[in-house]
């Protein structure tokens, strides 16, 4: 003084798929509690997994769907600016 990386955090965007179907409760509702079938994937998580390094190891937007979600809120990988810290360039 500050590129590149990572973490923090504030703020914009931000996808999917049943206002299913029985009982029950009620304020009669898109609620709340219990079964059921069907269906998401992009918190998390887990894979023998594309791919990446070296010989074992990391490990996705790829596969599972245990969580999690199927008005709406609420979360949302991921991205953009802002601000702070770490490494670190020069």
């Nucleotide at each position: 003084u500050u590129a590149g990386u990572c973490c923090c955090u504030g703020u914009g965007g931000g996808a999917g798929a049943g206002a299913c179907c029985c009982c029950g409760g009620c304020g009669u509702g898109a609620c709340c509690g219990g079964g059921g079938c069907g269906c998401c994937g992009a918190a998390g998580g887990c894979g023998c997994a594309a791919c990446c390094g070296c010989c074992c190891g990391g490990a996705a937007u790829c596969g599972c769907u245990c969580a999690g979600g199927c008005c709406g809120a609420a979360g949302g990988a991921c991205c953009g600016c802002g601000g702070g810290g770490a490494u670190g360039g020069u």